Notes: Large-subunit ribosomal RNA, domain I from Desulfovibrio subterraneus, 553 nucleotides, folded computationally. NCBI's taxonomy places the organism under Bacteria, Pseudomonadati, Desulfovibrionales, Desulfovibrionaceae, Desulfovibrio. The RNAcentral record of the full RNA draws on ENA. It matches the Rfam family "Bacterial large subunit ribosomal RNA". The coordinates come from a structure-prediction model, not an experiment, and the mean pLDDT is 84.
Context: one part of a larger RNA
RNA sequence: GGCAUUUGGUGGAUGCCUUGGUGCCAGAAGGCGAUGAAAGACGUGGUAGGCUGCGAUAAGCAGCGGGGAGGAGCCAAACAUCCUUUGAUCCGCUGAUGUCUGAAUGGGGAAACCCAGCCGGAGUCAUGUCCGGUUAUCCUUGAGCUGAAUACAUAGGCUCUUGGAGGCGAACCCGGGGAAGUGAAACAUCUCAGUACCCGGAGGAGAAGAAAUCAAACGAGACUCCCUCAGUAGCGGCGAGCGAACGGGGAUUAGCCCAAACCGGCUGGUUUCGACCAGUCGGGGUUGUAGGGCGGCCAACAUUGAUCUGUCAGUAAAUAGGGGAACGAGCUGGGAAGCUCGGCCAUAGUGGGUGAAAGCCCCGUACCUGAAGUUGAACGCAGCAUAGGCCGUACCUGAGUACCGCGGGACACGAGAAACCCCGUGGGAAUCUGGGAGGACCAUCUUCCAAGGCUAAGUACUCUCUGGCAACCGAUAGUGUACCAGUACCGUGAGGGAAAGGUGAAAAGAACCCCUGUUAGGGGAGUGAAAUAGAACCUGAAACCAUCUGCCU
Repeated sequence: GGCAUUUGGUGGAUGCCUUGGUGCCAGAAGGCGAUGAAAGACGUGGUAGGCUGCGAUAAGCAGCGGGGAGGAGCCAAACAUCCUUUGAUCCGCUGAUGUCUGAAUGGGGAAACCCAGCCGGAGUCAUGUCCGGUUAUCCUUGAGCUGAAUACAUAGGCUCUUGGAGGCGAACCCGGGGAAGUGAAACAUCUCAGUACCCGGAGGAGAAGAAAUCAAACGAGACUCCCUCAGUAGCGGCGAGCGAACGGGGAUUAGCCCAAACCGGCUGGUUUCGACCAGUCGGGGUUGUAGGGCGGCCAACAUUGAUCUGUCAGUAAAUAGGGGAACGAGCUGGGAAGCUCGGCCAUAGUGGGUGAAAGCCCCGUACCUGAAGUUGAACGCAGCAUAGGCCGUACCUGAGUACCGCGGGACACGAGAAACCCCGUGGGAAUCUGGGAGGACCAUCUUCCAAGGCUAAGUACUCUCUGGCAACCGAUAGUGUACCAGUACCGUGAGGGAAAGGUGAAAAGAACCCCUGUUAGGGGAGUGAAAUAGAACCUGAAACCAUCUGCCU
């Protein structure tokens, strides 16, 4: 020196564990904000660094309810000083206080700072100073004062006043804008994709919605969502790719209101005083088998109701809680819940804890029960609202609209034979003997009634709360974060972004002695079942470093 072996060191794999995470189910909630939010800054404790709580009334103040013996939150022990059966700590509800920043709103500003006006007050001889209130902008209600072009007037302006908006928030929804990487094995039409992203808006959902719809010679009967039809029919440098509908089966079901004709009231204007016009309000009326108005005749209180009022009802429920069955001995062991023996409960043998493996030790669980205050339904009932038929008449039934040309968009459909739908631009109808659609267009036929509006449910989502579940993870996994993590750290900034869990049943966390420069490290002693469990602490693999013994050289 090598090989084998032993014992250690180093290191932190593995095993076991879980306070954290992941996914899903059910229920709740689906908003907060000028009565100042979300998010913060700075303070606040006897000693006080951080976290948490709170706000100069500052780990808190008041009231009400619960609860019932110990408390003055956590890291984190100790001391001091206190509270508490005259009910503390704690839990729930309601209120008070609530510095400064922040939409931030008196003005300014490099957020948490600076400087003001007015009214009232404290203080001062007086000023300075301090305290309380108030003073942003926009829209809007009502009133007053003013007041152009332009004489009256109107628009506009100013003041007071009423109500509102502003900002934040995870996803879901609708609308206005709107890419590129990519694919096409290059690339331009095309694709990615109306996606990402930006902006606006709304709600607990949103959007859509009661046929100028489909269908096909039969018929259906608003919208939305799911399954299917179907990767079909089609579209497509007929490339890459894109991709329906009808029909069928389900979920859930709900239909309505205006405009107009006509009648009447009021106000204003014109007036040949007959009336007419305009505005507004009330009645009337709302559809396609056409319906309605008007004139005449007949019949008559069914049905439905999402809004409103009352009742149900300040009820159910939510927001603290309370009661809650049944076991002992022996053995092993540090420890019994294990084993043995003998019992018991069960509307409770889900689960967790206890020195190991407990239905009967503890917390619970099944079941039963409970609210001062705050919030607060629904079904149902009542009020109230809500209909028809025949004959005649031809008054009404949404106009710069439908439609057409040109240019675009959107429809699965890329201009195509390209309908239907929407926008720009230029033209521009009919009026029920009317009009649209049925994929150019025409006829026949069928079907529907545009140019006004509203509408639950079924559907989408989860920042958040409560409960539950898992052939989900188990510390290089699972969230980036099991731990004081969006922290440390990096970056001018937008932004990026970690590592880091485990003594023991209990600190019983090693008094005392020794070595030493030593609060380092170690040896005794002691604790403990164990200290090779000693805080660099469960287990403690390998690389790597030493070492005992043997063999070889």